Predicted 3D model of a 343-nucleotide part of an RNA (large-subunit ribosomal RNA, domain IV) from a Candidatus Omnitrophota bacterium.
Context: one part of a larger RNA
RNA sequence: CCCUCGUUAAGGAACUCGGCAAUCUAGCCGCGUAAGUUCGCAAUAAGCGGUGCCUUUGGCUGAAAGGCCAAAGGUCUCAGUAAAGUGGCCCGGGUGACUGUUUAGUAAAAACACAGCACUCUGCAAACUCGAAAGAGAAAGUAUAGGGUGUGACACCUGCCCGGUGCUGGAAGGUUAAGGCAAUGGGUUAGUUGGCCGCAAGGCCGACGAAGCCUUGAACCGAAGCCCCAGUAAACGGCGGCUGUAACUAUAACAGUCCUAAGGUAGCGAAAUUCCUUGUGGGGUAAGUUCCCACGCGCACGAAUGGUGUAACAACUUGGGCGCUGUCUCAACGAGGGACUCG
Numbered sequence: 001c002c003c004u005c006g007u008u009a010a011g012g013a014a015c016u017c018g019g020c021a022a023u024c025u026a027g028c029c030g031c032g033u034a035a036g037u038u039c040g041c042a043a044u045a046a047g048c049g050g051u052g053c054c055u056u057u058g059g060c061u062g063a064a065a066g067g068c069c070a071a072a073g074g075u076c077u078c079a080g081u082a083a084a085g086u087g088g089c090c091c092g093g094g095u096g097a098c099u100g101u102u103u104a105g106u107a108a109a110a111a112c113a114c115a116g117c118a119c120u121c122u123g124c125a126a127a128c129u130c131g132a133a134a135g136a137g138a139a140a141g142u143a144u145a146g147g148g149u150g151u152g153a154c155a156c157c158u159g160c161c162c163g164g165u166g167c168u169g170g171a172a173g174g175u176u177a178a179g180g181c182a183a184u185g186g187g188u189u190a191g192u193u194g195g196c197c198g199c200a201a202g203g204c205c206g207a208c209g210a211a212g213c214c215u216u217g218a219a220c221c222g223a224a225g226c227c228c229c230a231g232u233a234a235a236c237g238g239c240g241g242c243u244g245u246a247a248c249u250a251u252a253a254c255a256g257u258c259c260u261a262a263g264g265u266a267g268c269g270a271a272a273u274u275c276c277u278u279g280u281g282g283g284g285u286a287a288g289u290u291c292c293c294a295c296g297c298g299c300a301c302g303a304a305u306g307g308u309g310u311a312a313c314a315a316c317u318u319g320g321g322c323g324c325u326g327u328c329u330c331a332a333c334g335a336g337g338g339a340c341u342c343g
Base pairs, nucleotide, nucleotide: 001338002337003336004335005334006333007332008331010329011328014327019324027051028050029049030048031047036041038153052075053074054073055072056071057070058069059068060067061066076080088322089321090320091319092318093317094316095314096313100112101111116151117150118149119148120147121146122145128137129136130135154309155308156307157306159239160238161237164236165235166232167231168230169229170228173227174226175225179221180220185215186214187213188212191208192207193206194205195204196203197202240258241257242256243255244254267301268298279295280294281293282292283291
């Protein structure tokens, strides 16, 4: 010097990002206990007192032995839950209702889940999932059931927009595949015909060309889809700008104008969201970039990608206070184990 412990004058968070760590507190009995509240809680709230042993008396219980309790008197210690083990408490704010779940080995949370709510699909050989299929699950269930998606107890609520994307419905018109029908063109050539050669039989070259076969394949017919027409936002999503105006000034209930599918309603708001920003005012402190209450020019809140509240709950997060302390002023001493020296 390091580790693990113990004690400490005076002060008592001055330490520090932050009371991190370590104290304090603690069992049982009696008294007593606020706001708030979903009347269950909050609550061991907070706070106060008692606690050993002996004697006597009384009570309860037991068949008894015994056990438990109360009162009075006495008695010992520094200390009577004498050791071990064994809640510190209070007041604001945020978030998530809650118990639960999670990153086996850096994250336990405000993340996930949740009951509840809503939308949507599914009529049973169900939808959906697995499987080339058979088949299985769903389910030995049947719409008070099952699947998917979002939200997330409860309370009060959940505004406007269907132009885009999606979904659902519609079927008049446009577009449209395979396919159907098959016009037309082309190839082939029995035949007809022209030319040449040959005495002839016949041969060669060219033109036209029926049927058949091969090929080409126009118009027309032709479903869904798309275009189109509607509906639908607890579907994906979206929810404006400029200019002027009141008898001080300032501001603008008001007016004008442009654009849009519609221009953000209630509520909340410098917020887990505010850049400017330590916004401004108030509170708390001697002093407060944090905190609380307000204000609202919301850079860039906002209503189930839910909005605003909310008792209870939380190894969550943030601010303050009481108690308490070696966290600190400021360090000291002690114990054990290392390091170190010697063997």
Notes: The source organism's lineage runs through Bacteria, Pseudomonadati and Candidatus Omnitrophota. RNAcentral holds the full RNA, with entries from ENA.